[in-house]
RNA sequence: GCGGGCGUGGCGGAACUGGUAGACGCGCCAGACUCAAAAUCUGGUUCUGGAAACAGAGUGUCGGUUCGAUUCCGACCGCCCGCACCA
Numbered sequence: 001g002c003g004g005g006c007g008u009g010g011c012g013g014a015a016c017u018g019g020u021a022g023a024c025g026c027g028c029c030a031g032a033c034u035c036a037a038a039a040u041c042u043g044g045u046u047c048u049g050g051a052a053a054c055a056g057a058g059u060g061u062c063g064g065u066u067c068g069a070u071u072c073c074g075a076c077c078g079c080c081c082g083c084a085c086c087a
Stems, first nucleotide, its partner, number of pairs: 001083007010026003019067001027045006046057004060076005
């Protein structure tokens, strides 16, 4: 250099034919139970602002198509695999 695959919260990992992003699990936080812990059970848990209601942002980055994009198209970035090139 060429070809291919992958990129989603703290972690793993979903999302049908383009139609509520993060289901579910782990972890974490709070509570119950306990003398205290562990285990178990209940609730919460993307980020920002807010007391809350709610608003905004968010699927590697930047654009495009579309009423609507994790999903389709283009360029780029990073990681991995294969091939080629070089002394």
Molecule: transfer RNA
Organism: Hyphomicrobiaceae bacterium